Model confidence (mean pLDDT): 81 of 100. A computed fold for a 1751-nucleotide part of an RNA from a Candidatus Brocadiia bacterium, annotated as large-subunit ribosomal RNA, half A. The organism belongs to Candidatus Brocadiia, within Bacteria. Rfam family: Bacterial large subunit ribosomal RNA.
Context: one part of a larger RNA
RNA sequence: GGUAUACGGUGGAUGCCUUGGUGCCAACUGCCGAUGAAGGACGCGGUAAGACUGCGAUAAUCCCCGGUUAGCCGUCCAGCAGGCUUUGAUCCGGGGGUCUCCGAAUGGGGCAACCCGCCUGGGGUCAUGCCCAGGCAGCCGCAUCUGAAUAUAUAGGGUGCGGCGGGGCACGGGGGGAACUGAAACAUCUUAGUACCCUCAGGAAAGGAAAGAAAUCUCGACUUCCUCAGUAGCGGCGAGCGAAAGGGAAAGAGCCCAAACCAGACAUGUGUCAAGCCCGUCGGCGUUGCAUGUCUGGGGUAGUGGGAGCGGUCAUGGUCGUGCGACGGCGCGGCCGGACAGUUACAAAGGUCAGCAUAGCCGAACGGUCUGGAAAGUCCGGCCACAGCAGGUGACAGCCCUGUAGGCGAAAUGCAAAACCCUGUCUUGACCGCCUCCCAAGUAGCGCCGGUCACGUGGAACCCGGCGUGAAUCUGCGGGGACCAUCCCGUAAGGCUAAGUACAUGUUGGCGACCGAUAGCGCACAAGUAGCGUGAGCGAAUGGUGAAAAGUACCCCUGCUAGGGGAGUGAAAUAGUACCUGAAACCGUAUACUUACAAGCGGUCGGAGGGCUAUGGCCCGAUCUUCGGAACGGGCAAUGCCUGACGGCGUGCCUUUUGCUUAAUGAUCCGGCGAGUUGUUCUAUGUUGCAAGGUUAACCCGUUACGCGGGGAAGCCGAAGCGAAAGCGAGUGCUAACUGCGCGACUCAGUAACAUGGAGCAGACCCGAAACCGUGGUGAUCUACGCAUGGCCAGGUUGAAGCGGAUGUAACAAUCCGUGGAGGACCGAACCCACCAACGUUGAAAAGUUGGGGGAUGAGCUGUGCGGAGCAGUGAAAGUCUAAUCAAACCCGGAAAUAGCUGGUUCUCUCCGAAAUAGCUUUAGGGCUAGCCUCGGGAAAUUAGAGCACGGGGGUAGAGCGACUGAAUGAGUUUGGGGGGCCACCAGCCUACCCUGCUCAACCAAACUCCGAAUACCGUGUUUCCGUAUCCCGGGAGUCAGACUGCGGGGGAUAAGCUUCGUGGUCGAAAGGGAAACAGCCCAGACCGCCGGCUAAGGUCCCAAAGACGGAUUAAGUGCUAAAGGAAGUGGGAGUGCUAAGACAGCUGGGAUGUUGGCUUAGAAGCAGCCACCAUUUAAAAAGUGCGUAACAGCUUACCAGUCGAGCUCUCCCGCGCCGAUAAUGAUCGGGCCUCAAAUCCGUCACCGAAGCCGCGGAUGUCGCGCGCUUUUCGAAGCGCGGACGUGGUAGGAGAGCGUUCCACAUCAGGUUGAAGGAGGACGGAAACGACCUCUGGACGAAGUGGAAGUGAUUAUGCCGGAACGAGUAGCGAUAAACAGGGUGAGAAUCCCUGUCGCCGUAAGCCUAAGGUUUCCUGGGGAAGGUAAAUCCGCCCAGGGUUAGUCGGACCCUUAGCCGAGGCCGAGAGGCGUAGGCGAUGGACAACGGGUUAAUAUUCCCGUACCACCCGGACGCGUUAUGAGUGAUGGGGUGACGUGGAAACGAAGGCCGGCGCACGGCUAGAAAUGUGCGUUUAAACCCGAGGGGUCGCCGCAGGAAAAUCCGCGGCAACAAGGCCCCGGAGGUGAUGACGAGCCUAAUUGCUGGCGAAGCGGUCGGAGUAACCACCUGGAAAAGCCUCUAACCAGUGGCCCGGGUGUCCGUACUAAAACUGACACAGGUAGGCAAGGUGAGUAUCCAAAGGCGCUC
Repeated sequence: GGUAUACGGUGGAUGCCUUGGUGCCAACUGCCGAUGAAGGACGCGGUAAGACUGCGAUAAUCCCCGGUUAGCCGUCCAGCAGGCUUUGAUCCGGGGGUCUCCGAAUGGGGCAACCCGCCUGGGGUCAUGCCCAGGCAGCCGCAUCUGAAUAUAUAGGGUGCGGCGGGGCACGGGGGGAACUGAAACAUCUUAGUACCCUCAGGAAAGGAAAGAAAUCUCGACUUCCUCAGUAGCGGCGAGCGAAAGGGAAAGAGCCCAAACCAGACAUGUGUCAAGCCCGUCGGCGUUGCAUGUCUGGGGUAGUGGGAGCGGUCAUGGUCGUGCGACGGCGCGGCCGGACAGUUACAAAGGUCAGCAUAGCCGAACGGUCUGGAAAGUCCGGCCACAGCAGGUGACAGCCCUGUAGGCGAAAUGCAAAACCCUGUCUUGACCGCCUCCCAAGUAGCGCCGGUCACGUGGAACCCGGCGUGAAUCUGCGGGGACCAUCCCGUAAGGCUAAGUACAUGUUGGCGACCGAUAGCGCACAAGUAGCGUGAGCGAAUGGUGAAAAGUACCCCUGCUAGGGGAGUGAAAUAGUACCUGAAACCGUAUACUUACAAGCGGUCGGAGGGCUAUGGCCCGAUCUUCGGAACGGGCAAUGCCUGACGGCGUGCCUUUUGCUUAAUGAUCCGGCGAGUUGUUCUAUGUUGCAAGGUUAACCCGUUACGCGGGGAAGCCGAAGCGAAAGCGAGUGCUAACUGCGCGACUCAGUAACAUGGAGCAGACCCGAAACCGUGGUGAUCUACGCAUGGCCAGGUUGAAGCGGAUGUAACAAUCCGUGGAGGACCGAACCCACCAACGUUGAAAAGUUGGGGGAUGAGCUGUGCGGAGCAGUGAAAGUCUAAUCAAACCCGGAAAUAGCUGGUUCUCUCCGAAAUAGCUUUAGGGCUAGCCUCGGGAAAUUAGAGCACGGGGGUAGAGCGACUGAAUGAGUUUGGGGGGCCACCAGCCUACCCUGCUCAACCAAACUCCGAAUACCGUGUUUCCGUAUCCCGGGAGUCAGACUGCGGGGGAUAAGCUUCGUGGUCGAAAGGGAAACAGCCCAGACCGCCGGCUAAGGUCCCAAAGACGGAUUAAGUGCUAAAGGAAGUGGGAGUGCUAAGACAGCUGGGAUGUUGGCUUAGAAGCAGCCACCAUUUAAAAAGUGCGUAACAGCUUACCAGUCGAGCUCUCCCGCGCCGAUAAUGAUCGGGCCUCAAAUCCGUCACCGAAGCCGCGGAUGUCGCGCGCUUUUCGAAGCGCGGACGUGGUAGGAGAGCGUUCCACAUCAGGUUGAAGGAGGACGGAAACGACCUCUGGACGAAGUGGAAGUGAUUAUGCCGGAACGAGUAGCGAUAAACAGGGUGAGAAUCCCUGUCGCCGUAAGCCUAAGGUUUCCUGGGGAAGGUAAAUCCGCCCAGGGUUAGUCGGACCCUUAGCCGAGGCCGAGAGGCGUAGGCGAUGGACAACGGGUUAAUAUUCCCGUACCACCCGGACGCGUUAUGAGUGAUGGGGUGACGUGGAAACGAAGGCCGGCGCACGGCUAGAAAUGUGCGUUUAAACCCGAGGGGUCGCCGCAGGAAAAUCCGCGGCAACAAGGCCCCGGAGGUGAUGACGAGCCUAAUUGCUGGCGAAGCGGUCGGAGUAACCACCUGGAAAAGCCUCUAACCAGUGGCCCGGGUGUCCGUACUAAAACUGACACAGGUAGGCAAGGUGAGUAUCCAAAGGCGCUC
């Protein structure tokens, strides 16, 4: 170190629990708000800091009325103190009071919860200031007053009264209106009139009493439900969209105007010959008229048309008044009677009384025993019940408590049925006739263009809109799906209307086969909290002690408020507040075995050895027994358990793939969560009911409230089909007609519900985009640009124009010198930028550091405020930037977009079991149909398959081509033709040329065939095998990437582990044996077990199971890689030739002559070359085989003889070997090794060898096998035994089961004598799993039979939590630096003090804006924070601290910009903008010096000033017009402005000198040189060097009126002087303050007092208004001055005195407090910034001051 066991830690799963959530039902309620809402801010408590609740300065409350009752002062949250209460507190209900500030927010403003006003009344003051109460917004309407241009009038204005505004969950009406998506693309279409935006309303809204629907019959407002019906239709006739009438129900309700006509009022017109009326005419009447218009009242409201008017007929209570009258009566009004109706429409107020709601009250019945901490449990015995719902009580309670059934109850407020009181109407209507009048106008209709209707322009009606045109009045008009006719229906262009319907923010009650803390709402808990973000917005986690705190007195360890040990409480403390149970990962301790020469998927099988002992086995005892056995106690033995040296075999899991150990994907580990669901329509199967029928839907009734019962036949399906239809009908259509043909009938089962499989529509198995859209919102605190207003740029250099002078010119020009001071000029700090390099890269930093670099008066940089934005802005342009995001920001929503793509998809067993092909496809990694699989049903013939036999057709392999079509080599020949040559008159001849023919020989072909198989295929037969394997119908699939290998081909290179077909096999989806290892090769198909047997492939020397023999070969380790080619390797075979007449090889000898053959040649003699190659001698010898020479020579060969003495030479074929043979880390046949073999070939007989076969045992499936038993609806079903055949398996089909949660039976068995859960164990089952025992645990809870599902996880770079490894590793954030002593303390490198050292010092010091918000100071602390420690801290606790007329801001002003009464524009929301207002970064504006605190100071104190207002005094002027004085919201001036340059004056400050003090002190002493320190003083007032401005008179038509002012013109004057403004020095302020130092108390920490000198020079250059130059030409308003207009009786200012002076900020910080997630090397505007060096703010050193950067 490993394995196991035991005991712990960590952690928080599991179980149990529930205060919370969730869904549904019922009832109620359904608006709140200027009488100030919703929602907030801030406050309110004796101790009260925070959160919740309550409340509002009357502040956890006040008053009244009710209820209840003895206690109470809310909760986290206890205690103390103090109170209230039977004279009724607290608490509960009703009503009232108070109710800060914000918010519609409403007096004005504003950065919500703040600031500032005016008027009236009150308090206070001499008075101002101050305090309290009330009122003061806008718009609209009405009324009224007033009132422009402009006479009336109107606009406008004032006042009074009323209304509106804003909020609210969903529901509703209306105005606008997407996209993703679907259509497998996309545009019409769809998504969808959805999401979203806007607007308005209500408790509901909308709609609504037919210009309707229908069809020749009728119905009778609207709304909602069921049905009609997925029908009719619409539709790139695609995807899809999709009615209505009718029928059944719920509810039920109808009305009012406009007009005609009458009357009245008003206005206008008419004007005595009017109009008009009466009228036959004449004529008469006629302003109290007529006409028109408006208003009011009456009248009147319809479609078998109605009404008005006129006429007529009939009927109609009483009475009074009045008018008319022809005397019948009529009209109007009142009363009585009668009738009808009513408070939601049609008119409209209430009252009385039931009832209900908002507090409450009564309410039956129990004791004992046992166990126990506790009784409600057990046992015994009772009781109640209109109450056995439920909750609580120390475990499970009808009878203990609260309750429950049942019953009772309201002073007050609210709701309110019916009735009555009450109110209203009618009491003149009906009918007939006339056909005079009326019956809704820019309307209907029509045209064009749109929208909506289910209806997409279609034949497109109907309805609505825009533009244009434009009727009629009942003899009219509209509709009936173009249009016309007939017929029918209705009566538009005005309005109101309950119920039935939708929804649920809220209140109350109830229910759940809903959840139970990773669940259920995001939230059971201080949750829309903490936290994140500029913002819109996003958005968690965290429950449990115990019955009761009885929450551990006391002691001990320790620095201890940490932690622990005792003791004590408790039933329990391993229930101790980090608290129920307490799993796993992970971390330990102890014990057993094992491990230090050994090798790997870490297991499995065997196993030496060591240790141990039980749910089994055996034995014994005794108990019970249904005699099978059960349970108890004791004992025995390894065969059981733990470990395990060593050995055999053995390359994880998932996914995806032809194929994975793969070096292809995913997973650190553990725990929890995590994926085929639900609705509806259809289809198939099963089950059940009924059956030629089956079944209800909405709805209604009842009810024990239920998952029930009854009703309800509308409707649906079926029972009849055919046809396009009319239609006919067991037939019908086709046809003139069928003997015909098609589809039907004959051949009859459906329907409803439930379950299961599948499909369609829905998110549809889960997770996952990039994107698109929204008139939706949020962002310019970053950044880009712009606007406004401010600020900044050390120092040095150069020297443009212009000007002056000189020279020069006729004059210019030009040149030189000077002056001058220009410049997107130069160098270079601050500042800005970011070119290079290094470092950094889990950084110090999500862009920096260091060293260099660029710009640095400009197109510069920067602060503050502001503007414009998402198909938009901005952009010196890079697609840059728009909050660490940009080729379209961010947030929310559509939304669960879509994803032919990837990943993941959870228990078990049984049966069968694929495909990777065809056709089509904007198709190729996707689909559909077929093929192949499965399940159910049916049919039945040897149906299929195999064998055999027979019969067929074929044109492949092969073969062939003097058989075609082509291709093609050689030889011969020359028929013919051509070419060339000779010849040329013809004829002819020649040819090593070309073509062609012929002959011979040998050939080639996928697209050649005179031929032509084997197989295959088709058919027939069969007394063969097989045994349904076949076929048909129906439900469900998966598969469409295949791979290798043999054979046959194509492509390629007769390459590929290549590609593509055909045909087999295997893998895929197949394990086992062999091939060393090795999906596809060989053998062989795994149901399970066996320490049995036989074999296959392949093997038998060892690794490693099994072998020997016989014959031959190989010598190469060939075997144990390879070719062309090569070789006297070797063995075998066949053959030629030679050979005892002597072969072959060797050795010895010969190898000659003509001749140097001829030619050629310089030469050529056998041997450069050419020709020839004869002859002779001989045993033999070439006119020469090779070497050689200049050529000869020489050597040699052929050839011959001798010697030797038996075989030799050569050729071909076969077997096995040899060479050819070179690759990069170390080799190899698997290794060792092997040679008459352990190689190779032949042969023989054995053996080994697999999950094959056999044997034995067991399990299980199927059977169209047999037997038996049971049941039977007689069809059959179930069970048992036997038989036969099976049982590898991915996708997939089918079947059977296990387990989890909940429900019913159920008030179940069991359970404190111990449930669930957890831990362990050697038990059972084929599996999922199930028992039993022990421990833990401390309250629940099985089994069974059914039912319902949020029902099973190892993997989704899954989600959440916990824990590892890395690792005690990297790191501890500027290398400016520490050291020592002392102190404190439990403890000191770090804290405090002292000393020394180091660092900064245009800063790392000081002041101060923004931002932050207590960090400031003091005391204490030591958990957490601090990169370690800490006694310390910007940490924690407590206490304290910020003082203003003058500083900053508000009360003043305006800039950019913003808001904006009226107004203009716009579907709406809203946009713009006048008056007006807001708005600093600017203008205006009155205080300085010193001192003081732990912490504040221009604020307090001292001293000395100044400003505004009020009151008073003194003085002056004026008091009725000769007017003191005030004085505009009006006029004018001023305020009031750029940049650069060069000068002037000159503050602060520095330096030097002098002086003072101290130190020091050569010296005898003193003094001096010297050293150190100091040498300072304001505002205000006075004076005024100097600078600047200005001045008098007259006139005038301009300055919107006026003006004495300004302006203009003229005259005078032109600066001596006057006046005004600024203002240095000086004086006063100041006999003050300060001041080096000295004295002094107390000392860890610093108090009080005294107090010298307090001058001069120089450098310096803040600031100031002027000056000069230039072009880019450089805010506004208030204030101030002045002028009048106007007002006016008391008033003015110099002076003096007294008084008043509000609100906000003020601490601290400038990086450890801001912004960067941090105590972060970054960033952050402005002011001061001494000295030496120096041009300088550079650089270096250093004062004051501050630091040494937290290991």